Model confidence (mean pLDDT): 81 of 100. This is a predicted structure of a 73-nucleotide RNA (transfer RNA) from a bacterium. The sequence was found in a public genome assembly.
[in-house]
RNA sequence: GGGGCGGUAGCUCAAUUGGUAGAGCACUACCCUUGCACGGUAGGGGUUGUCGGUUCGAGUCCGAUCCGCUCCA
Numbered sequence: 001g002g003g004g005c006g007g008u009a010g011c012u013c014a015a016u017u018g019g020u021a022g023a024g025c026a027c028u029a030c031c032c033u034u035g036c037a038c039g040g041u042a043g044g045g046g047u048u049g050u051c052g053g054u055u056c057g058a059g060u061c062c063g064a065u066c067c068g069c070u071c072c073a
Base pairs, nucleotide, nucleotide: 001072002071003070004069005068006067007066010025011024012023013022019056027043028042029041030040031039049065050064051063052062053061
């Protein structure tokens, strides 16, 4: 330098054909316990890497760009 894959909640990952962004763990409060852990109930938490385009509507389609992994040279 070129090809491929990936970037979504604090972490690990989903999201059908473009149609209200979710789960598990973690966190907070309460219940439970002498206390902790486990368990239960409820809750908070998002610029979907960034910029732009298409569209009534974009995590999803298109272009550019940044970062990580990998292959080739």